Background
RNAcentral holds the sequence, with entries from ENA and SILVA. The RNA shown here (small-subunit ribosomal RNA) has 1401 nucleotides and comes from an uncultured bacterium. Model confidence (mean pLDDT): 84 of 100.
RNA sequence: AAUUCGCCCUUAGAGUUUGAUCCUGGCUCAGGACGAACGCUGGCGGCGUGCCUAACACAUGCAAGUCGAACGAAGUUCUUACGGAAUGCGACUUCGGUCAAAUGAAGUUUGAACUUAGUGGCGGACGGGUGAGUAACGCGUGAGCAACCUGCCUUUCAGAGGGGGAUAACGUUUGGAAACGAACGCUAAUACCGCAUGAUAUAUUUAAAUCGCAUGGUUUGAAUAUCAAAGGAGUAAUCCGCUGAAAGAUGGGCUCGCGUCCGAUUAGGUAGUUGGUGGGGUAACGGCCUACCAAGCCGACGAUCGGUAGCCGGACUGAGAGGUUGAACGGCCACAUUGGGACUGAGACACGGCCCAGACUCCUACGGGAGGCAGCAGUGGGGAAUAUUGCACAAUGGGGGAAACCCUGAUGCAGCAACGCCGCGUGAGGGAAGACGGUUUUCGGAUUGUAAACCUCUGUCCUCUGUGAAGAAGAAAGUGACGGUAGCAGAGGAGGAAGCCACGGCUAACUACGUGCCAGCAGCCGCGGUAAUACGUAGGUGGCAAGCGUUGUCCGGAAUUACUGGGUGUAAAGGGAGCGCAGGCGGGACUUCAAGUCAGCUGUGAAAACUACGGGCUUAACCUGUAGACUGCAGUUGAAACUGUAGUUCUUGAGUGAAGUAGAGGUAGGCGGAAUUCCGAGUGUAGCGGUGAAAUGCGUAGAUAUUAGGAGGAACACCAGUGGCGAAGGCGGCUUACUGGGCUUUUACUGACGCUGAGGCACGAAAGUGUGGGGAGCAAACAGGAUUAGAUACCCUGGUAGUCCACACCGUAAACGAUGAUUACUAGGUGUAGGGCGGCUGAAACCGUUCUGUGCCGGAGUUAACACAAUAAGUAAUCCACCUGGGGAGUACGACCGCAAGGUUGAAACUCAAAGGAAUUGACGGGGGCCCGCACAAGCAGUGGAGUAUGUGGUUUAAUUCGACGCAACGCGAAAAACCUUACCAGGUCUUGACAUCGAUUGACGAGUGUAGAGAUACACUCUUCCCUUCGGGGACAAGAAGACAGGUGGUGCAUGGUUGUCGUCAGCUCGUGUCGUGAGAUGUUUGGUUAAGUCCAGCAACGAGCGCAACCCCUAUUGUCAGUUGCUACGCAAGAGCACUCUGGCGAGACUGCCGAUGUAAAUCGGAGGAAGGUGGGGAUGACGUCAAAUCAUCAUGCCCUUUAUGACCUGGGCUACACACGUACUACAAUGGCGGUUAACAGAGGGGAGCGAAGGAGCGAUCCGGAGCAAAUCCUCAAAAGCCGUCUCAGUUCAGAUUGCAGGCUGCAACUCGCCUGCAUGAAGUCGGAAUUGCUAGUAAUCGCGAAUCAGCAUGUCGCGGUGAAUACGUUCCCGGGCCUUGUACACACCGCCCGUCA
Repeated sequence: AAUUCGCCCUUAGAGUUUGAUCCUGGCUCAGGACGAACGCUGGCGGCGUGCCUAACACAUGCAAGUCGAACGAAGUUCUUACGGAAUGCGACUUCGGUCAAAUGAAGUUUGAACUUAGUGGCGGACGGGUGAGUAACGCGUGAGCAACCUGCCUUUCAGAGGGGGAUAACGUUUGGAAACGAACGCUAAUACCGCAUGAUAUAUUUAAAUCGCAUGGUUUGAAUAUCAAAGGAGUAAUCCGCUGAAAGAUGGGCUCGCGUCCGAUUAGGUAGUUGGUGGGGUAACGGCCUACCAAGCCGACGAUCGGUAGCCGGACUGAGAGGUUGAACGGCCACAUUGGGACUGAGACACGGCCCAGACUCCUACGGGAGGCAGCAGUGGGGAAUAUUGCACAAUGGGGGAAACCCUGAUGCAGCAACGCCGCGUGAGGGAAGACGGUUUUCGGAUUGUAAACCUCUGUCCUCUGUGAAGAAGAAAGUGACGGUAGCAGAGGAGGAAGCCACGGCUAACUACGUGCCAGCAGCCGCGGUAAUACGUAGGUGGCAAGCGUUGUCCGGAAUUACUGGGUGUAAAGGGAGCGCAGGCGGGACUUCAAGUCAGCUGUGAAAACUACGGGCUUAACCUGUAGACUGCAGUUGAAACUGUAGUUCUUGAGUGAAGUAGAGGUAGGCGGAAUUCCGAGUGUAGCGGUGAAAUGCGUAGAUAUUAGGAGGAACACCAGUGGCGAAGGCGGCUUACUGGGCUUUUACUGACGCUGAGGCACGAAAGUGUGGGGAGCAAACAGGAUUAGAUACCCUGGUAGUCCACACCGUAAACGAUGAUUACUAGGUGUAGGGCGGCUGAAACCGUUCUGUGCCGGAGUUAACACAAUAAGUAAUCCACCUGGGGAGUACGACCGCAAGGUUGAAACUCAAAGGAAUUGACGGGGGCCCGCACAAGCAGUGGAGUAUGUGGUUUAAUUCGACGCAACGCGAAAAACCUUACCAGGUCUUGACAUCGAUUGACGAGUGUAGAGAUACACUCUUCCCUUCGGGGACAAGAAGACAGGUGGUGCAUGGUUGUCGUCAGCUCGUGUCGUGAGAUGUUUGGUUAAGUCCAGCAACGAGCGCAACCCCUAUUGUCAGUUGCUACGCAAGAGCACUCUGGCGAGACUGCCGAUGUAAAUCGGAGGAAGGUGGGGAUGACGUCAAAUCAUCAUGCCCUUUAUGACCUGGGCUACACACGUACUACAAUGGCGGUUAACAGAGGGGAGCGAAGGAGCGAUCCGGAGCAAAUCCUCAAAAGCCGUCUCAGUUCAGAUUGCAGGCUGCAACUCGCCUGCAUGAAGUCGGAAUUGCUAGUAAUCGCGAAUCAGCAUGUCGCGGUGAAUACGUUCCCGGGCCUUGUACACACCGCCCGUCA
């Protein structure tokens, strides 16, 4: 080091379908990134980045020049030598001038320096920009050129002799507006051209050697032909150039392998096309071009066509594999206003060159001309959007030059922009009266919050001053745009420097107010309809921070295209089924090669980027050194297990042969009987037929029925079977012919010949189509009859295509096992079909075993579950087909097929946050089973019809206060509306208030009278002068004034408590532990019995428990005992006595299926005995978990909202009592089971009684009155009970019924008008038993009869109680209603009053 083992690193999810669950599946979010933009905000520095849109158009300036040491010429300056204009010191002067030192112009000339229009050389092919085009050898990568070029540079060899003719500049003339020319004349060169020389150059001929995969190449010779040159600088040395050749380096050109987007609704494309020969062309190969010849070439491994796109190193993301991308930096390519073309040149078909054409812009004298920012700035335009008409060549680099130097919008810098990354700051420490203010509050407080103030410090950034770089290089000197910048020092002073988003869940962070399905929010789910942590604002909090959010795009999460890493029975998904070309995959053994594979080495994989370790800027970003990596490609050397190649061989896969065997396998022909219908005939008579019931229809012209006969078509009862055959579709009377396949046995033959199968070919139910037949029954369409609201349906009567046959189409089905084919393996059990073998046997049978087919059950395993389970949905392998959210839609367009109908292939826009599978719990079902209940049935009495009472609706009204609305509102709240009540209305009044608390002041409170008024109230007068005391005061009450507050029957019962109703006195509702299930959940609680009962018993993966049931409580029925007055009494009455009886009220007993019989495992049931009572003896109280947002804010309480000279309070009057009408609940009746009269007949129970019950007696027809005994009650009173019995009436609107009304009275009460009750007389309505419908009741019950009480001054037909008389019926559970349990289906869960479809608006 390797191997093995171990260790470490990497891989994160969440919300949303449901009542809940598991799964499938989509949508959405949290992360990262950006050349970004937008909103709000903004202190500093460093490093980067900055038109993604119109390859749109461009004003202006600049971006490529340089060389005078190639050349002539022109010019400037200095200089040399001439020259001498002009001025003129001085002297003279006749003042006109003369002489004249000195200065010295123009011009000529010598030399030097400099400038440059032109000729000439080199460079303008680099550098810079852009991405329009391009799907291509364009790019990437790796090779090749034996088919090529290469200026400047490097090295080497050889050379540079001697001539010639021009031309620009320039001059003259001339055209034109200009751009730009034209003619003539002069001139130079490193410009141009011959001649000479000449090679290892080129061409031709030729000799030899040698090499290569082919064309062919290389080397050494020989001969012939052709082709060169330039000078400049310097005193010189020499240097720079020039010519020919060879080589190198650099840069390019061409060729090839591989890779490089989407679409098949683009399947055929191609004539210079593919190849050859000759020729041309090129630096070079080549149909690159041309002539001729051949007919090829490309394509399902995707040609051609259409769309889109510069490619790469890299960048972003990702665990990775991948996906997306190609700004900046680097490599390549392409382009330069659009298109075309060449010239020059080493190099271009040339961004700042030329020519032509097009478009556009500009100038113009209208004849003609000029231009090309996708160079740097900049402008307009487009756009959501992207900068300065800056400085410098100091550095790096480039061009020219010998050099100095010139040029350089390359580049270096600066400016603008939070556009990005990185760094820093906006202060630090102390500081509680926890200040003020804000917010909130349960009013106590809490919070903002050590936060501030205040004290002590610091100086990063900032301001000022001073100093001040590196960057500058190879010895010296010089040279800095940035820049007086970075840095350093000093001073100043907390002074100048914080925002943005969020706070329902995902997702860190909560309260108040406002709003009230409005305004608005929203990434998904979703918030908002009066108490919004979801809108807006505020306070507080959370997050990030010079930024923060939003939008857009990409990757991630998404295993949601699955290579890594998915699926297809029911969620999306197996082709309808077979044969089969291509393709993919393929049995055993041996050998070969080395394509795949594996290993080593070599080359390459540019730099930058990335990673690791270092280094430099105070750190970081950034820069930088070294190494790694770049998983690739190519070459080479090996290995040979596996795949492959080639060969040999084998038999087990596959096939053939032989012997058997079952079968509705297929095609064609023949035959048969039963039945339906029809036809003719006979018998026969009134119906038949059909239905839930009917009708249409048929029938007296003879049907149906029945008898025998005939015709015709179609289908084949029984056998018949989760039996058989077939690839599937499918196949069923019998028989004949032809024919396919399977199975079993055997092991003779071949020797992998196999499996699958895109396209393709053939098959393919029913319906449908075409042509021709056929047509009995059935039967779309159609007609009629019914049903129904309608009924274009279901039912009935008819009935045509069709169904049948032949031929030809169609090509689809829930063509299903919703399960592709093939192969192998993996516990069993039990049927059935066809064979083989064995055992037993005389045989049939039976038993065992084996192969093939077809079923059921079941283990492991699988599955989301259901389920599958050797016929797999298990474990593996090969091949094919198909899926990727729901809808739109299997639709549109296109193509193909079809006679048509239509089929196959097959989208998008738009829209939703789901759609879906399996299973769970409920609820529901005009599903099933079992059971119960006055639920039905059997009965009795009613309601609904009448009158009245009462409640409600409606209407009315000033008000008719409010609430209750299916059962479960409606004689309900209300157990009493004339005033009051009272809440409503009208009018009149009060405002700290009618009522409560607080402190201060004053005073007793109160009683009475009068006046005004409807009264509340107001005014006046009179009387009285409280209690306690420690003498300070305190207490109760009252008054006036101010303020806190009172008050509200105002709203919300959908904010609530409490209370209540209802299902329902129904038998249910749950829990713990255990077990089962991924889970919701299940089990228990189901099952079999039984019960009124989840009552009990038995069984059971359950065992126990709780709330309910039952029992315990009260009343009642029997009795014992004790006690007893006001009760009772045998004592004749009374008194007295007594307590047996009646009664009263304490304590007990009694009933428990205890006993007997039958049945039963038991629970229990049935029958019986005894007993007052018998199976819960009868009644009451008692109401599980829950349901109905059930009722109540008007009993009460209460949150929030509203109101406060009123929505509060007081008073008078009115209203709640209205009245066309409708409904509910009652009363009274319609009569004889009755009315009336008499009997003043008898017999209750339970209550009540002091502002009370009220006796006797009396008055009145009566209500009632007078009267007042007795009684605070087992004592007195109410108290008379009524139905009963006797007589009469005799079926009528009555001797029924009593409404209504009139008159006269009584009672209560301040007061009976609105608006009380009662009495007497008179009046005498409707009503003769009640339509549809509907209620109660199962025994002391219904029905009927009266009595009492509460409320209450008075006022019941209501309500609550009490007793008297006292029935009928229950076969039974089919049906209606309600309920319980089990089970089943479900697309319901707001739970069937559900969900949901279509049309219209």